[in-house]
């Protein structure tokens, strides 16, 4: 310089992700309403609802200078009365001037939006087819005459509105005669011009047309013709609404000729003629609308809307008419009809706010029955002037905008007080307040005080000159004493609403407790709510602030800009083709379409912007753009188009030699099934998870042979082949259609796609005739099963097959429309050329694999596209409800096609991850099964638990992971439970004050005790104040196994001692996550090795520790005793030893370290060596990440809530031990591998002082009485199964030992309820345990005693340890159950105890049918028909002209019958949707347990099930092909 100021996004599906989509916020606006609040000015605006109804007032009158004349008012005469004032009275004489003629206005201004879908409006055009009163200019006149009428007066009718006769007049009112030109009507010559009718000029003839006065002499009008001006009619183009579930409409319709008509053109309208016209580029209906200029959004493009303010259009109680007039079919006229309101005398009338005000009604909702004509405009008028609800103000309303204020400065002990915390203090409200100086906008007082006023008009003056200019003076203001200065007073008179859980700024406390309640979406509320109420404190906007209601944006979510169709909605099943779209290469032309220039419009207001002007600002004012548009006109000539010519490369024909389950008909063929008949043969055949219906002794089933029907074509056979798609398969003839491929001989663009059309379409089904072996819906039996309308079997009919006919749909799929052009590779296969060729190779056309760039949300496409362009078609626009309901078309029916709404939900969906599950797979483990020993389950009894039951039977633990569990010790205590009796600062802690000096203790009464009373003794220290103790008393406080293990800490239990879970960096995916961790081997082990886009680490695994087993060393008492010596009846008793055992500290030892074999290596294997032990030597202790809202508030502990003469605390009794029953866990036991009796043996590891207790006595014994020794390697604590004898001989027993009766011992204040032992007598039940079921792999299982904790005692047969005896079995992983890893579905993720479908039965929704009932549009017919044009007539009126009068066409209303459309309601009924803990079964998702799904038939209480035919959008296994890498 040119351009231009312009574009934001959040929440919601999911465990999480990416997409897709709907659904919802933040923004802006309004004629708003509706909560709360509310100082003042400017401005602008105010019935969106019933074009419902109106009381009252006032909105359009004026002109005496046109008339006649005088009712009322004034003056002025004249008369009477009267002294006068003054009263009457009569006079049109004068201002004036009701009513009346009579001119102009009343078609404008004002309002409202009902109709109109239309040339109504909007732009742009034409009118050669057209009018215009007053207004302007030009021209020419204004002569002469005649008859009425209304007022006034008289008289009738009437209730009133009103109206009739009679007589009398005037006019600028009407009529006649005259004149008249460029009028007018006919004819007609030249000359000129136009797209056509034609039309302008110059001429000549014909015809038939005017007129009005007043007056103050200034003018003011009247006539006739022409032009202007300004205002309107009327014709075209094109522009702007929805529904085809509205497809045909139309007879005055289209068009011609004539005639009338009109201010003109035209079917306008008639007669006659012709049969046209309109429509898919939407007629006709139907619904809905006044339209534009402009506002409102919005970067724009678009999208809504059309109030105020300009323009146009219609309309004026509803319908229809025409007068009058320049103009009207007239808002404040007329006439008829109709509804409604009034008024009445009942005979008849009168009215039309959608003008301003105002009322009522309607509604959420919109103002004063106000001033003035001062300006601005309008009428009339020569003027003055009159009139204007136009207009100007002015009242109300926060109902918009846009300014102003409610004060400013200082001020910190950061007061008080509130409210809140981690509370003896902090933090906020907050420099806010107080208090100190200031300022006065605004308010209140008082003063002064505009502009809007220019004009015009009266007067007077100058000037040129006969009406115009310029000047003076006067004289007019509603609002308004208002706006605005000027004093004065004083912080003085002013701040609210709404929100604070994310979006989205802004948080705490209290109350509530899925209640109350909130919510724009998500979505808070069930006792610790930033979401409910409330309070402080915070935010945000402000005289406002919120809800709400509508529009447009955010929404690229209708997509021109700017979107898509594999699988998220969505490619027609599939071809042929009309109409339209779109279309190759060269040339010439034209100039639609396209560009550029100039020219008219594109009204003003709005919009921008630039200058001004109101104190700013809104507001207004000039000025400029801008108005993206139409239209004309002169140009260009690349492109698209149109015409003309011409090409060959697309397309098409032609030859050639191929291909192929292409179709259509006719013929053959063999095997198999079935049946017939004829053998052979004999008892079963069939069928099944297992059977049974079913066939057969009248001979089936097998088997041989013959015949006969029908369908269907084994193998070849294959990601093969051909067809447009469906869909084609035995072999063969005829006819017949394609495609490629090869050569280049014809045409010469003949080409793409293709709404409507027209054909052709699996199976299923329908009609009509045939044929019927198979199979096989229904159906029929059998079985399964709770039940089986099924899946399993027997039978079996429509079908199934031909024919000809209908229907016309599928997961009709490559879920992928056609057609062309382009774009890396690699591989195999068909059919063709080329070359001698069966390798190789090229190359054209298909049909397959894999893989790049691209793309895609991924999954996956990927020259056969889902890439990159083009072109045409068809389809989507959240989910339901529903492809349903109504129309309508098609069909015999079964349906099929087209195809919504009300209503509900915030989703619904696609593809990919993690997980989790699976009646899915693969590897692997475990006493998981198997192999095997031994027990539960049957008896009694003992213990837990459930349940009943009680005053109480305290409380918790409930698959596994509760139940001999907490409790490892319930008579009383414990005890928390229950009845009773007592205390209340308390049964124990503790601060404070004030008092008192005790208080304990002793003693006695009363109790069942606790405790109550009574009596009795009675402080310490210090001189003292006071302290210390104690008690009362009074206050903070205390106590609570009282809720809440779903608030919590801690600790535990399970999965599981199972091998996992995890991270950092890097890479890989858009991303959630993958990868590491996965594969191959291997371990007990994510334990190791190899491999590898991963490389390392964490927490787990192993080791590290304890114990056991060999060994060595140190050490030797309370142990030990080989060796030496003593000594006993006898005993390591004793000197002594220090060797052994043992004690218990330290080390060694085991590492697959060595052979052997197998292995790339971890590693495995071995009757392997060696060794005390051999592959983790055996047991313990150790429990990752996490699950189970697992358990525990009664172990502590703790947050919140509850109780405080009780839910707290004492005490005495019950109780926890109850019993018709059920379960778990155990002991004994059923016996002879035993029991009884007698005899002789070996342990370990623990325990002892309110203890263990040797030994001695007594007792049958429990135990008693004495007595020692130990504070423990010293004392003490009988092991027993075994083994030796002997009796018993299979029995409810010399088995079992319960239950009962007797008499006792211990303990312990006390053994009734409720203890354990002992003697003795009784002697139940049980003779090996149903379906289940549990526990173990070695020093284990079984079996046998012993110890200990606890505790006076003991209900222990429990629990925790100790040794003693000592097996059996494992082939192996098919199953079951659990578990780990990989991997596959999945519609689950609270995670299969999961979701989930349908009938039924309740509620409440909205909606379809329906016998009919009921209201309303629109149109046809038919019959009547006001009023008024128009026409005919026309005996009455009138000299006439001419009217009345009377008929005739049309037509508003009205009837009448029949159709048609919408709506409302309707007994009944169909199905939807929403609720909730309902009923019935389990269709779906996993191979969901019979794969599932489409189509279609049939049939069932419901999901549903079966047939056929399809379709993978099925798992799994096997196999077979073909690709990749190496």
């Nucleotide at each position: 310089a040119c351009a231009a100021u312009g574009a934001a996004g959040a929440g919601u599906u999911u465990g999480a992700u990416c997409c897709u989509g709907g659904c919802u916020c933040a923004g802006g606006a309004u004629g708003a309403a509706c909560g709360c609040u509310a100082g003042c000015g400017a401005u602008a605006g105010g019935c969106u609802u019933a074009a419902c109804a109106c009381a009252u007032g006032c909105a359009a009158g004026u002109c005496g200078a046109g008339g006649g004349g005088c009712a009322g008012c004034a003056c002025g005469g004249u008369g009477u009365a009267g002294c006068a004032a003054u009263a009457c009275a009569c006079u049109g004489g004068u201002g004036g001037c009701g009513a009346c003629c009579g001119g102009c206005g009343u078609a404008c201004g004002g309002g409202u939006g009902c109709g109109u879908a239309a040339c109504a409006c909007g732009u742009a055009u034409g009118c050669a087819a057209c009018c215009u009163a007053c207004c302007c200019g030009c021209u020419a006149u204004u002569g002469g005459g005649g008859g009425a009428u209304a007022a006034c007066c008289c008289g009738g009718c009437g209730a009133a509105a009103g109206u009739c006769g009679g007589a009398c007049u005037a006019a600028u009112a009407u009529c006649c005669c005259a004149u008249a030109u460029u009028a007018u009507u006919c004819u007609u010559a030249c000359c000129g011009g136009g797209c056509a009718u034609c039309c302008g000029g110059u001429g000549a003839g014909u015809c038939u047309g005017a007129a009005a006065g007043a007056u103050u002499u200034a003018u003011c009008g009247a006539u006739u013709g022409c032009g202007g001006a300004u205002g309107g009619g009327c014709a075209u183009g094109c522009g702007g609404a929805u529904g085809a579930u509205u497809a045909g409409c139309u007879a005055g319709u289209a068009g011609g000729u004539g005639g009338g008509g009109u201010a003109a053109c035209g079917g306008c309208u008639c007669a006659c003629c012709u049969a046209g016209g309109c429509g898919a580029c939407g007629a006709u209906c139907a619904u809905u609308a006044g339209g534009g200029g402009u506002u409102c959004u919005g970067a724009g493009a678009g999208g809504a809307a059309g109030g105020u303010c300009c323009c146009c259009c219609a309309c004026a109680c509803u319908g229809g008419a025409a007068c009058u007039g320049a103009g009207a079919c007239a808002c404040g006229g007329u006439c008829c009809a109709g509804a409604c309101u009034c008024c009445u005398a009942c005979g008849g009338g009168a009215g039309g706010c959608a003008g301003c005000a105002g009322u009522g009604a309607g509604g959420a909702a919109u103002a004063u029955u106000g001033g003035u004509c001062a300006a601005u405009g309008g009428g009339c008028g020569c003027u003055a002037g009159c009139c204007u609800g136009a207009a100007c103000c002015a009242g109300c309303c926060a109902a918009g905008u846009c300014g102003c204020g409610u004060g400013a400065a200082g001020g910190a002990u950061g007061a008080c007080a509130g409210a809140u915390c981690u509370a003896u203090g902090g933090u906020u409200u907050g420099u806010a307040a107080a208090c100190u100086u200031c300022u006065u906008u605004u308010g209140c007082a008082g003063g002064g005080g505009a502009g809007u006023a220019a004009a015009g008009u009266g007067c007077g003056a100058c000037a040129c000159g006969u009406g115009u200019g310029u000047u003076g003076u006067a004289u007019u203001g509603c609002a308004a004493g208002u706006a605005c200065c000027c004093u004065g007073c004083g912080a003085a008179u002013a701040a609210g609403c709404a929100u604070c859980g994310g979006c989205u700024a802004a948080c705490u406390c209290c109350g509530u407790g899925c209640c109350a309640g909130c919510a724009g979406c998500c979505g808070c509320g069930g006792u610790a709510a930033u979401a409910c109420g409330g309070a402080g404190g915070a935010u945000g906007c402000a005289a406002g602030c919120g809800u709400u209601a509508u529009c447009c944006g955010g929404a690229u979510u209708u997509a021109u800009u700017g979107g898509g169709u594999u699988u998220a909605a969505a490619g027609g099943g599939u071809g042929c083709g009309u109409a339209g779209g779109c279309g190759g290469g060269u040339u010439a032309u034209c100039a639609a379409g396209u560009c550029a220039g100039c020219g008219g419009u594109g009204a003003a207001a709005u919009u921008u912007u630039u200058c001004g002007g109101c104190u700013u600002a809104a507001c207004c004012g000039u000025a400029a753009a801008a108005u993206u548009g139409c239209c004309g006109u002169u140009g260009a000539a690349a492109c698209u188009g149109g015409u003309g010519a011409u090409c060959u490369u697309g397309a098409g024909u032609g030859c050639g030699a191929g291909c192929g389950a292409g179709g259509u008909a006719g013929g053959c063929g063999g095997a198999a099934u079935g049946u017939g008949c004829c053998g052979u043969g004999u008892a079963g055949c069939g069928g099944u998870g297992a059977a049974a219906u079913g066939c057969a002794u009248a001979g089936a089933u097998a088997u041989g042979g013959c015949a006969c029907a029908g369908a269907a074509c084994u193998c070849c056979g294959a990601u093969u082949g051909c067809g447009a798609a469906g869909g084609c398969a035995g072999c063969u003839u005829a006819c017949u259609a394609g495609u490629a491929c090869g050569c280049u001989a014809c045409u010469g663009a003949c080409g793409c796609u293709g709404a409507u059309g027209c054909a052709c379409g699996a199976a299923g089904g329908c009609g009509u005739g045939g044929g019927g072996a198979u199979c096989a819906a229904a159906c029929a039996g059998g079985a399964u099963u709770a039940g089986a309308u099924a899946c399993c079997c027997u039978g079996g009919u429509a079908g199934u097959c031909c024919a000809c006919g209908c229907a016309g749909u599928a997961a009709a799929c490559g879920a992928u429309g056609a057609u062309u052009a382009c774009u890396a590779g690699c591989u195999g296969u068909u059919u063709g050329c080329g070359a001698u060729a069966u390798a190789c190779c090229g190359u054209a056309a298909g049909c397959g694999g894999c893989c790049g760039a691209g793309c895609g949300a991924a999954a996956g496409c990927a020259u056969u596209a889902a890439g990159u362009a083009a072109u045409c078609c068809a389809c989507c626009u959240g989910g339901g409800g529903a492809g349903u309901a109504c129309g309508u078309u098609c069909g015999c029916a079964a349906g099929a096609a087209u195809g919504a709404a009300a209503c509900u939900c915030a989703a619904a969906g696609g593809a990919a991850u993690u997980g989790a599950c699976g009646g899915g797979g693969g590897c692997c483990c475990g006493c998981a099964c198997a192999a095997g020993c031994g027990g539960a389950g049957g008896a009694a009894c003992a213990u837990g638990u459930g349940g009943u039951u009680u005053a109480a039977u305290u409380c918790g633990a409930u698959g596994a992971u509760a139940c001999g569990c907490g409790a490892g010790g319930a008579a009383c205590c414990u005890u928390a439970c229950c009845c009773g009796g007592g205390c209340u600062u308390g049964a124990a802690a503790u601060g404070c004050a004030u008092c008192u000096g005790a208080c304990c203790g002793a003693a006695g009464u009363g109790g069942a005790a606790a405790c109550a009373c009574u009596u009795u003794u009675u402080c310490u220290a210090g001189c003292a104040a006071u302290a210390g103790c104690a008690g009362a008393u009074g206050u903070g406080u205390a106590g609570g196994u009282g809720c809440u293990g779903c608030a919590u800490g801690g600790u535990u239990g399970u999965c599981g001692u199972c091998a996992g879970c995890u991270c950092g960096u890097g890479c890989c995916g858009u991303g959630a996550g993958g990868u590491g961790u996965c594969g191959g081997c291997u371990u007990a082990a994510g334990u190791g090795c190899c491999a590898u886009a991963a490389c390392g680490a964490g927490c787990g695994c192993a080791a590290c520790c304890c114990u056991u087993g060999c060994c060595g060393u140190u050490a030797g008492u309370u142990g030990c005793c080989a060796u030496c010596a003593g000594g006993u009846u006898a005993u390591g008793c004793u000197g002594g030893g220090a060797a052994c055992u043992c004690u218990a500290g330290c080390g060694g030892g085991a590492c697959u370290g060595c052979c052997a074999c197998c292995g790339u290596a971890a590693g495995g294997u071995g009757u392997g060596a060696g060794g005390a032990a051999g592959g983790u030597g055996g047991g313990g202790a150790u429990g990752a990440c996490g699950u189970c809202a697992a358990a525990u508030c009664a172990g502590c502990a703790c947050g919140g809530c509850c109780c405080u003469u009780a839910u707290g605390u004492c005490c005495g009794g019950g109780g926890c031990g109850a019993c018709a029953c059920a379960c778990g866990u155990g002991u004994u036991a059923c016996a002879a591998u035993g029991g009884g009796c007698g005899g002789u043996a070996c342990a370990g590891a623990g325990g002892g002082a309110a203890g263990c207790u040797a030994c001695c006595c007594g007792g049958u014994g429990a135990c008693g009485g004495g007595a020692u020794g130990c504070u423990a390697a010293u004392c003490u604590u009988u092991a027993a199964a075994a083994c030796c004898g002997u009796u018993c001989u299979c029995a409810g027993u010399u088995c079992g030992g319960a239950u009962c009766g007797g008499a006792g011992u211990c303990u312990g204040u006390a053994a009734c309820u409720c203890g354990a032992c002992u003697c003795u007598g009784u002697g139940a039940a049980g003779c090996u345990g149903g379906a289940u079921u549990c526990g173990c792999u070695a020093g284990u299982a079984a079996u046998c005693g012993c110890g200990c904790a606890u505790c006076a005692g003991c209900c222990a047969u429990g629990g925790c340890g100790c040794g003693g005896u000592g097996a059996a079995u494992a082939c192996g992983u098919u199953c079951c159950c659990g578990g780990g890893c990989c991997u596959u579905g999945u519609a689950c993720a609270c995670a299969c105890c999961g979701c989930c479908c349908g009938u039924c039965a309740a509620g409440c929704c909205a909606u379809g049918g329906a016998a009919g009932u009921u209201g309303g549009g629109g149109g046809g017919a038919c019959c009547u028909g006001a009023a008024g044009u128009g026409c005919g007539u026309g005996a009455c009126c009138g000299u006439g002209a001419g009217g009345a009068g009377c008929g005739c066409c049309c037509u508003a209303g009205g009837g009448u019958a029949a159709a048609u459309c919408c709506g409302a309601u309707g007994a009944c009924u169909g199905g939807g949707g929403c609720u909730a803990a309902g009923u019935c079964g389990u269709a779906a998702c996993a191979a969901g347990g019979u794969a599932g799904c489409c189509g279609u038939a049939c049939c069932g209480g419901a999901a549903g099930g079966u047939g056929c035919g399809g379709c993978u959008g099925g798992a799994a296994c096997a196999c077979c092909u073909c690709c990749u890498u190496u």

Record summary:
The RNA shown here (small-subunit ribosomal RNA) has 1526 nucleotides and comes from a Paludibacteraceae bacterium. The coordinates come from a structure-prediction model, not an experiment, and the mean pLDDT is 82. RNAcentral holds the sequence, with entries from ENA. It matches the Rfam family "Bacterial small subunit ribosomal RNA". Rfam links the family to the GO terms structural constituent of ribosome and ribosome. The source organism's lineage runs through Bacteria, Pseudomonadati, Bacteroidia, Bacteroidales and Paludibacteraceae.